Model confidence (mean pLDDT): 79 of 100.
The RNA shown here (THF (Tetrahydrofolate) riboswitch aptamer) has 92 nucleotides and comes from Erysipelothrix larvae.
The sequence is in RNAcentral, with records from Rfam and Ribocentre.
RNA sequence: AGCAAAGUAGACGACAUGCGUUAAGUGCUAGUGGAUGGGAUGUUGCCGCUGGACGAAGCUUUAAGUGCGAUAUGUCGAUUGCAUCCGUUGCA
Numbered sequence: 001a002g003c004a005a006a007g008u009a010g011a012c013g014a015c016a017u018g019c020g021u022u023a024a025g026u027g028c029u030a031g032u033g034g035a036u037g038g039g040a041u042g043u044u045g046c047c048g049c050u051g052g053a054c055g056a057a058g059c060u061u062u063a064a065g066u067g068c069g070a071u072a073u074g075u076c077g078a079u080u081g082c083a084u085c086c087g088u089u090g091c092a
Base pairs, nucleotide, nucleotide: 002091003090004089005088010079012077013076014075015074016073017072018071019069020068021067028052029051030050031049032048033047034046038086039085040084041083042082058066059065060064
């Protein structure tokens, strides 16, 4: 030289603590910006902002409880996991 491997971002479940139920959030959509294997370029996916269309489950009854929401964050579990070049680890 060559061969092999690791590592990003995510999606899922459980639990905890919140938020909403006076409808925000989620989902859809247009525009725009951002982060993304150790480095460079970049795709998919992800996130923020602005706009548009749509749109919901409360109940017990008086101090708390129990539901509901494609609800938020955290922890844990299980899962998936970089295209090219360089780098890293192993074999040789």

The source organism's lineage runs through Bacteria, Bacillota, Erysipelotrichales, Erysipelotrichaceae and Erysipelothrix. Its Rfam family is "THF (Tetrahydrofolate) riboswitch aptamer". Rfam links the family to the GO term tetrahydrofolate metabolic process. The model forms 88% of the base pairs in the Rfam consensus.